[in-house]
RNA sequence: CAAUUGAGAGUUUGAUCCUGGCUCAGGAUGAACGCUGGCGGCGUGCCUAAUACAUGCAAGUCGAUCGGGGGCAGCAAUGCCCCAGAGGCGUACGGGUGAGUAACACAUAGGUAACCUGCCCUCGGGUUUGGGAUACCCAGACGAAAGUUUGGCUAAUACCGGAUAACAACGGAUGUCGCAUGACGUCCGCUUGAAAGGCGCUUUCAAGCGCCGCCCCUGGAUGGACCUGUGCCGCAUUAGCUAGUUGGUGAGACAACAGCCCACCAAGGCGAGGAUGCGUAGCCGAUCUGAGAGGAUGACCGGCCACAAUGGGACUGAGACACGGCCCAUACUCCUACGGGAGGCAGCAGUAGGGAGUUUUCGGCAAUGGGGGAAACCUUGACCGAGCAACGCCGCGUGAGUGAUGAAGGUCUUCGGAUCGUAAAGCUCUGUUACGAGGGACGAAGGACCGGCUCAGGAAAUGGGGCCGGUUUGACGGUACCUCGCCAGAAAGUGACGGCUAACUACGUGCCAGCAGCCGCGGUAAUACGUAGGUCACGAGCGUUAUCCGGAAUUAUUGGGCGUAAAGAGUGAGCAGGCGGCAUGGUAAGUCCGUAGUCAAAGCGUGGGGCUCAACCCCAUAUAGCUUCGGAUACUGCCAGGCUAGAGUACGUCAGAGGUCAACAGAACUCCAUGUGUAGCGGUGAAAUGCGUAGAUAUAUGGAAGAAUACCGGUGGCGAAGGCGGUUGACCAGGGCGAUACUGACGCUCAGUCACGAAAGCGUGGGGAGCAAAUAGGAUUAGAUACCCUAGUAGUCCACGCCGUAAACGAUGACGACUAACUGUCCCUCCGUGGGGCGGUGAAGCCAACGCAUUAAGUCGUCCGCCUGGGAACUACGGCCGCAAGGCUGAAACUUAAAGGAAUUGACGGGACCCCGCACAAGUAGUGGAGCAUGUGGUUUAAUUCGACGCUACGCGGAAAACCUUACCAGGGCUUGACAUCCCGGCGCUAGUCGCGGAGACGCGAUGAGAUUGCCGGAGACAGGUGGUGCAUGGUUGUCGUCAGCUCGUGUCGUGAGAUGUUGGGUUAAGUCCCGCAACGAGCGCAACCCUCGUCGGCAGUUGCCAGCAUUAAGUUGGGGACUCUGCCGAGACCGCCGGUGCAAACCGGAGGAAGGUGGGGAUGACGUCAAAUCAGCAUGCCCUUUAUGCCCUGGGCGACACACGUGCUACAAUGGCCGGUACAGAGGGAAGCGAUCCCGCGAGGGGGAGCAAAUCCCAGAAAGCCGGCCCCAGUUCGGACCGGAGGCUGCAAUUCGCCUCCGCGAAGUCGGAAUUACUAGUAAUCGCGAAUCAGCAUGUCGCGGUGAAUACGUUCCCGGGGUUUGUACACACCGCCCGUCAAACCAUGAGAGGUGGCAAUGCUUGAAGCCGCCGUCCCAACCGCAAGGGGGGAGGCGUCUAGGGCAGGGCCGCUGAUUGGGGUUAAGUCGUAACAAGGUAUCCCUACGGGAACGUGGGGAUGGAUCACCUCCUUU
Repeated sequence: CAAUUGAGAGUUUGAUCCUGGCUCAGGAUGAACGCUGGCGGCGUGCCUAAUACAUGCAAGUCGAUCGGGGGCAGCAAUGCCCCAGAGGCGUACGGGUGAGUAACACAUAGGUAACCUGCCCUCGGGUUUGGGAUACCCAGACGAAAGUUUGGCUAAUACCGGAUAACAACGGAUGUCGCAUGACGUCCGCUUGAAAGGCGCUUUCAAGCGCCGCCCCUGGAUGGACCUGUGCCGCAUUAGCUAGUUGGUGAGACAACAGCCCACCAAGGCGAGGAUGCGUAGCCGAUCUGAGAGGAUGACCGGCCACAAUGGGACUGAGACACGGCCCAUACUCCUACGGGAGGCAGCAGUAGGGAGUUUUCGGCAAUGGGGGAAACCUUGACCGAGCAACGCCGCGUGAGUGAUGAAGGUCUUCGGAUCGUAAAGCUCUGUUACGAGGGACGAAGGACCGGCUCAGGAAAUGGGGCCGGUUUGACGGUACCUCGCCAGAAAGUGACGGCUAACUACGUGCCAGCAGCCGCGGUAAUACGUAGGUCACGAGCGUUAUCCGGAAUUAUUGGGCGUAAAGAGUGAGCAGGCGGCAUGGUAAGUCCGUAGUCAAAGCGUGGGGCUCAACCCCAUAUAGCUUCGGAUACUGCCAGGCUAGAGUACGUCAGAGGUCAACAGAACUCCAUGUGUAGCGGUGAAAUGCGUAGAUAUAUGGAAGAAUACCGGUGGCGAAGGCGGUUGACCAGGGCGAUACUGACGCUCAGUCACGAAAGCGUGGGGAGCAAAUAGGAUUAGAUACCCUAGUAGUCCACGCCGUAAACGAUGACGACUAACUGUCCCUCCGUGGGGCGGUGAAGCCAACGCAUUAAGUCGUCCGCCUGGGAACUACGGCCGCAAGGCUGAAACUUAAAGGAAUUGACGGGACCCCGCACAAGUAGUGGAGCAUGUGGUUUAAUUCGACGCUACGCGGAAAACCUUACCAGGGCUUGACAUCCCGGCGCUAGUCGCGGAGACGCGAUGAGAUUGCCGGAGACAGGUGGUGCAUGGUUGUCGUCAGCUCGUGUCGUGAGAUGUUGGGUUAAGUCCCGCAACGAGCGCAACCCUCGUCGGCAGUUGCCAGCAUUAAGUUGGGGACUCUGCCGAGACCGCCGGUGCAAACCGGAGGAAGGUGGGGAUGACGUCAAAUCAGCAUGCCCUUUAUGCCCUGGGCGACACACGUGCUACAAUGGCCGGUACAGAGGGAAGCGAUCCCGCGAGGGGGAGCAAAUCCCAGAAAGCCGGCCCCAGUUCGGACCGGAGGCUGCAAUUCGCCUCCGCGAAGUCGGAAUUACUAGUAAUCGCGAAUCAGCAUGUCGCGGUGAAUACGUUCCCGGGGUUUGUACACACCGCCCGUCAAACCAUGAGAGGUGGCAAUGCUUGAAGCCGCCGUCCCAACCGCAAGGGGGGAGGCGUCUAGGGCAGGGCCGCUGAUUGGGGUUAAGUCGUAACAAGGUAUCCCUACGGGAACGUGGGGAUGGAUCACCUCCUUU
């Protein structure tokens, strides 16, 4: 010094960044609706039906223009008052409305040399002389009325004639001036006018004066008219429009210019800078919003315009084509005597109607303003006021202070309390407002009258101007305001409380009822619904709805974009347009500076002032724009003449699948002919159709025909793109390089336009070898309109003509300039550090990221094209093009909260790679078949209680269902209860035992240890529940998985999610370790530490042991500690040593050793997954139940049985069975127990009772084995089910329903289909033993030892897991996602035989009123004329124009329409599986054909395709 100024959030995802839409927070309103409502001030109030209007009022006034009538006073003269009519002025203003109008309507700046202007102001002059009528009135006629008409009388400031006059018009002469037409002066000639008016005063009665009028002229003011520049909505799916149309000449009309009108002539005029048409709309000052630029709006107030029931027309007038005038037509309404008339609220009130919605049929002319008048005054629904309405803005109040036992009450509660809350009550105050009483305005200035003074002019009077005093004027209104009185007395609601967004709990409800602006809440613990308490916000209001701006940089001028998100036209040529190299001169249009005008008022802003404040009102003060004049000249433009760096031309040279035409060549396929030759060929995952004994395939020779050009060949070349590939020739075009010469900006881009434009397709005519849509057949399949196979037609090829589209792609418009490098390759070359192309890697920079990066997606300039959420929709309608197919252009309704891009982490893949596991393979034994046991499903039942359901339910909970257990069923009982705590009362009481009834529980009676506690009775709090919810939970457990993983801190990278570490190279059982590395460390897991087995040592020896000594039937006893063993402490193993390999870690081999590479086994289970399991083990929230869902009892059931499955046992036999003899364990258990010797029994077992609380005694004979014998391959001397009989044991009880023994009976079964399980060593297999549970009851379970194998090449495959990478449209994560037909409901929409309505035109016809023109038979007072008559006028007739009507065919826009087409939406419909992974045939684009449908196939194209040694059919959800 200047400026006063800009906020974001929610929502796409598992998460992230971006793009992008939707939504919210703000402000506003002529509002409406819901709930509520005390006062005042100032404003505002039909936005819809320009719909229809009852009633009243809204424009009158003047007697000082005129004649007349009436009333009052008076005897009268006369005075005063009122009135219809004639006349004057006004009624063109004021007031209303916004229908029409896209226009000079409006705004702004100008022009009129092309104009008008009553009343008003001003200069000058004048106001003279005559005449004839007429209304009123009188008399009569017609009519219902409205009204009309005849005759007669009369006045004027009404009407008419004459005189006078030029400054007005015309003609002539002349001067000056202007941008042109032309304008302004001076002189002369000619033409044209008036109300003799009204009032007042004086009066000498001639007249004069004053005032108000009137006429002419000059100028002004005001108001208007016309013309022009500029600005002024949408649609181009409106592109052509125009006949008075454009111009000229002449005449007319007008206030005036002009095709404004007419005659003639010419053929023009407008339009992409948007004409014409259609739709919409009054415009502006301003208003709302916004930081601004803008956007939206045009209520109130102000300016302009337009309109007055609809349409047309003129008259009068200064002014109208006239809101409250006239005429006509039409519609409507009213009156009627049916003949005919009347009307126009978009003035103020008011009514009906419409609608969500908008007021009183108020007061007054007191003020302001208007009209008339000389004035008084009259009039004024303009206006000033009042009324109604929270409709808006502003102000005020509903009280203030104090008050803790933190009252009562409400709500919540962890029951302690917290909160409403100093809030209330109580105490002390105040009195705004309301109410009552009293006082009481401003707004009033003026005008008039009365009285007085004074000024100018005049002879004077009247009159006029000014001043002073007095009287008189208020609707609002007894209102504002002031004073007094009076009581805290009369005055608070509304919305919200999940996030955005400020404010939280309880109960009810249970995807119901409901909420919701967006996201979204509600399926039994809802801060989201409803209610309550509390809280937050605003407050006489608060919310909701609607609309506008903002936020939205979401139309981007300020201020966006187009590789992949929406978006570069397929490519070029090029007119218009836009932009344009270097230097000079001129000009001054743009530009810049100054000046002047305008930008009405109000409003806004600023500064003051007035209502107590504020709202409100008053005063003062500005910009943008347009215009005027002057200046500046850098830049742009224009003009002139130059330059050569852009661009181009000439010349030389070079490369090339550049284009068109013609000729020719060889290889291959196929076909034909002939020869050789024989049974197959061909084809596939495997086949079949097909071909072949009529001789194929194969092979050889010859011939024919068409199409395409191997190798070279290459991120090589050429072309604008599409595209172009054998050789040779002809013609045409483009490009690179080089040096010189020439032209001298000739350039760049390009809407429209034109040309080219793959494949498919179309037309006509050829051609046709191969291939091959369609088609046919064969396969595949649940089906297979496909993928595979065999055939095969259009087509593919040529000529000519169409089509005009592709993932026509670098998804990247063209041109120019500038900005690090490195590298490969093509062309030129004078070899230079050059130039021109085609590629790769990368700097800065850019980007959302991916990526781009001198061939930009970097930094800039110019021009063009294109985008604005997804779907509907590359659609519909219309138009243009096409033979058709179709192409180009290209919406809306409706629907939706997202649709998308890039990248991240996972998960997944019928993607890839690496690795592991009894995962496969190699083996052994099984299961699946039989009988039985057991569990489950199912069925049954009064009940067969409940739970567990892929792996991870099913010999599981059940480590023991005859009663009990037991939860189930039937029946019988109890109700404070079988069990716990508390209260009251009673009693002396009770456990137990006995008797009676009873199925028992229970009931009744007797006896009564024991002890100060117990029992009984009663009332209620409560007990109780194996009732529900494992998806409310704790705890525990299963599983992936004993798999090697899962994370963190700091640092670094990335906008971020995240990454890194943890990846890589090795190695390991292991994220085990080593090396490397933007990482360095750490934690939970791995390993180790723990237990056990294996070796040794030390210590200790009883109940254990026994080598030596003694002894015995016997470690029986003495003795011994050596050994075994027991059980405590130690040792031992670490890749430590050696060799090899390796950087290392480590691996391989070896030695030693009882043991060797984690020695065997166990315990130990990371972050997490499965809403996994369990409310019936326990605990527990909530819900439910309370004479029952609780408790007791008897009996039954859990044990059923046509079936199905799982887990086992026993077998099918000779490696066996049976009989006899005989040997060797380990680990356990035992007192309501194990129970020896002995006796009885065939046996189970019984009797009996030693010993043992256990290294002592007992269970307890281990069995397989070994030795000997019999059996001799059979349904058996195998097998033992089932059944009969007889017994034993346990137990209150063995029927349902236990186990065992003996005798007899002697079933299936002769090694097990598809399929499937376990196991890698002391393992499998096989053999027996023990224990828990338990009165009794294992083929189950948990342990123990005995005997004791086979096999592993290997990792292709199956399953599971770990790691890396890749794709993804998945993230509830492939049991994912998702497409289309069909079926259903609803919604909007296109087509549609038509139907119906509207709009604007066109043609023909008819044509009111009216102006104008013409006619002149009819009629007529003024002037002329003696008259006739003339002039002029009226009516009438005719004509042009024309509103409206009729007819006609078209155009455009709506509504509707049987039927029909697609589209959209809708928890659980049908069919398939098209897409996303290589999605199981890679996908997609254009095109053609085909098909229930997604879709398939052919041709050409794209990568926006995975995997890359090969092969491998189908496989859905």
This is a predicted structure of a 1517-nucleotide RNA (small-subunit ribosomal RNA) from a Mollicutes bacterium. Its Rfam family is "Bacterial small subunit ribosomal RNA".